[in-house]
């Protein structure tokens, strides 16, 4: 330099209206590390600020028993929990900024 680089609402109830509510039910970026959504780092996302095609600074969700081993908050068993902004009947799953950005990967 190129290329690649987020995933998931099915059914049932209410209700004029709901993929936002309520039951059930799905989904999990990127490094590291005994294989990770909840360690540890980072990235967007979101707030402020400036000399504004950008920079810098802030924020930044959530786990515990058991059990196997030399080693696992990673596996294996169980049971929990977590999830930016705008829209819109209240939204991790629709729509939208974004046919963008970006951790990184690979060539």
């Nucleotide at each position: 330099u190129u290329u690649c680089g987020g995933g998931g609402c099915g059914g049932a109830g209410u209700g004029a209206g709901a993929u936002u509510c309520u039951c059930c039910a799905c989904c999990g970026g990127c490094a590291g590390u005994a294989u990770a959504g909840u360690c540890u780092g980072c990235g967007a996302a979101c707030u402020c600020u400036c000399u504004g095609u950008g920079a810098g600074a802030g924020c930044c969700g959530a786990a515990u028993c058991g059990g196997u081993g030399a080693a696992a908050u990673u596996c294996c068993g169980a049971u929990a929990c977590c999830g930016a902004c705008g829209g819109u009947a209240u939204a991790g799953u629709c729509c939208g900024g974004a046919u963008g950005a970006a951790a990184g990967a690979a060539a």

The RNA shown here (FMN riboswitch aptamer (RFN element)) has 107 nucleotides and comes from uncultured Ruminiclostridium sp. The RNAcentral record of the sequence draws on MGnify. Rfam family: FMN riboswitch aptamer (RFN element). About the family: The RFN element is a highly conserved domain that is found frequently in the 5'-untranslated regions of prokaryotic mRNAs that encode for flavin mononucleotide (FMN) biosynthesis and transport proteins. Lineage of the source: Bacteria > Bacillota > Clostridia > Eubacteriales > Ruminiclostridium.